[in-house]
A computed fold for a 490-nucleotide part of an RNA from a metagenome, annotated as small-subunit ribosomal RNA, 3' major domain. The full RNA is in RNAcentral, with records from SILVA. Rfam family: Eukaryotic small subunit ribosomal RNA. Its Rfam clan is "SSU clan".

Context: one part of a larger RNA
């Protein structure tokens, strides 16, 4: 000096705890992992930093795994054979899973492209992530590293980089043998949220004007809907461009009256969320992300490639992440209202759909718009809301299994791709021990787009609606930093 262990003092942090909310751990299911099976159940990753992660939702391909079958995409070189022919390729029929001339019988074709041998390539989702790169994750969300110059010591090394106060912070005030400095961290960049100021807009609109319908009365007056009407007028609302705005600015406490802190006012706003992200490391993860890559292993009966078929789904079991649920705050029909993210027809792959018709529905047919602020579309979304029924009964609560029908999407649905009727109607009566996530438009609850996508979401990434309880603290568990001590250790 310090990855470590003892002790002691300080700080912090819902991957800690308190106060609480939703839950998982129990029931069915779907998914990952392990084990068992199995031809083969391909395979990395296994505390926190594997386990709905490999963007991993595998019917073929994918695909690396098992069965079985072609093909050379063996470059160049030397050599051998070789125009009296190296060699290629083929109909029938046998063989065969095959319309593989693959092998065979049988002849035809072809012409220096090949064939044999050595050497040596090349390919390889083969080995090694303990041989590497570049990239990820964590150590580690926390404030921590670092050098000149001086100053201490023989050096290692220390001081700087601190007794205090403060901060979200090695943030700052200040104290100071330390001065002035870098990286980090703040700023930054995107992102919400204000703007009746500026710049506009037939791809946004909104006000008049006209006309049409309704209501009190046919009313000229007034409300309220429509109209591919108009172009008079704007930009309020929509869009986005350049910009303003916050600075703890103001008062008032507390505080060395410093750094700052708290209340309260003016305010759309007085901590919106997220990226980025030091220094040292790890023998973490990835050679299956690459025509990144060294070695090693195979290269023609192949670990190269191409076909069929099969598996990655297998089911006494055991763990992780989820979804539906155990209803009366509820379920079922009925009616009524409200959104924000996106996307969209592809150099050779028919996408988003809207109208009408048929059809109980899933679909179908037809015609028509949109390569999009122009069309799906005012995305009429769902929980919501109201009104009707059921009435506490494993019940009209669940909705798992299992029969049949028809119907998509594909070259192909069995091992059922998904959706759709009718039929069954399993366990579950709020889940031990134990664990997880979280504090504000959060948590739940609730749907919708996108990614994956020929067809499939219980996933994930985002998007809005509705909208709470307890904290606003503390070191007590669990960790993390730092200071002091003391002995070992390296």
């Nucleotide at each position: 000096u310090g990855a470590c262990g003892g002790a002691a003092g300080g700080g912090c942090a819902c991957c800690a705890c308190c106060a609480g909310g939703a839950g998982u751990g129990g029931a069915g299911c779907c998914u990952g992992c392990g084990g068992c099976u199995u031809a083969a159940u391909u395979u990395g990753a296994c505390c926190c930093a594997a386990c709905a992660c490999g963007g991993g939702g595998a019917a073929a391909c994918u695909c690396a795994c098992c069965c079985g079958g072609u093909c050379c995409g063996g470059a160049c070189a030397c050599u051998g054979u070789a125009a009296g022919g190296a060699u290629u390729g083929a109909c029938a029929g046998a063989u065969c899973g095959a319309g593989a001339g693959c092998u065979c019988u049988u002849u035809c074709u072809u012409g220096a492209u090949u064939c044999g041998g050595u050497g040596g390539a090349u390919g390889g989702u083969g080995g090694u992530g303990c041989a590497u790169g570049g990239c990820c994750g964590u150590u580690c969300u926390u404030a921590g590293u670092u050098g000149g110059u001086g100053g201490a010591g023989u050096g290692a090394u220390u001081u700087g980089u601190c007794u205090g106060g403060u901060u979200a912070a090695u943030u700052c005030c200040g104290a100071u043998a330390a001065c002035g400095a870098a990286c980090g961290a703040g700023a930054c960049u995107c992102u919400a949220g204000c703007c009746u100021g500026c710049u506009a807009a037939c791809u946004a609109g909104u006000u008049g004007c006209g006309c049409c319908g309704u209501g009190u009365u046919c009313a000229u007056a007034c409300g309220c809907g429509g109209c591919u009407g108009u172009a008079g007028a704007c930009u309020u609302c929509u869009u986005a461009g350049a910009g303003g705005g916050a600075c703890a600015g103001g008062u008032g406490g507390c505080g060395u009256u410093u750094a700052g802190c708290c209340a309260c006012a003016c305010a759309a706003a007085a901590u919106u969320g997220a990226g980025c992200a030091a220094u040292a490391a790890c023998a973490g993860g990835u050679c299956u992300g690459u025509g990144a890559u060294g070695c090693c292993c195979u290269u023609a009966g192949a670990u190269g490639u191409c076909c069929g078929g099969g598996g990655c789904c297998g089911c006494a079991c055991g763990c992780g992440c989820g979804c539906u649920a155990c209803a009366c705050u509820g379920a079922a029909g009925g009616a009524g209202u409200c959104a924000g993210c996106g996307u969209g027809u592809g150099c050779u792959a028919u996408c988003c759909g809207g109208g009408c018709u048929c059809g109980g529905a899933a679909g179908a047919g037809u015609u028509c718009g949109g390569u999009a602020a122009c069309c799906c579309g005012u995305u009429g979304a769902a929980a919501c809301u109201c009104c009707u029924u059921c009435g506490u009964g494993c019940u009209u609560g669940g909705g798992a299994u299992u029969g049949u029908g028809g119907c998509u999407u594909g070259u192909a649905a069995u091992u059922a791709u998904c959706g759709c009727g009718c039929a069954u109607g399993a366990a579950c009566g709020a889940g031990g021990a134990a664990u997880u996530c979280c504090c504000a438009g959060u948590a739940a609850g609730u749907g919708c787009a996108a990614g994956u996508c020929a067809u499939c979401a219980g996933c994930u990434u985002g998007c809005g609606c509705u909208g709470a309880c307890u904290a606003c603290g503390u070191c007590c568990c669990u960790g993390c930093c730092c200071u002091u001590u003391g002995u070992a250790c390296a």
Its mean pLDDT, the model's own confidence on a scale to 100, is 80.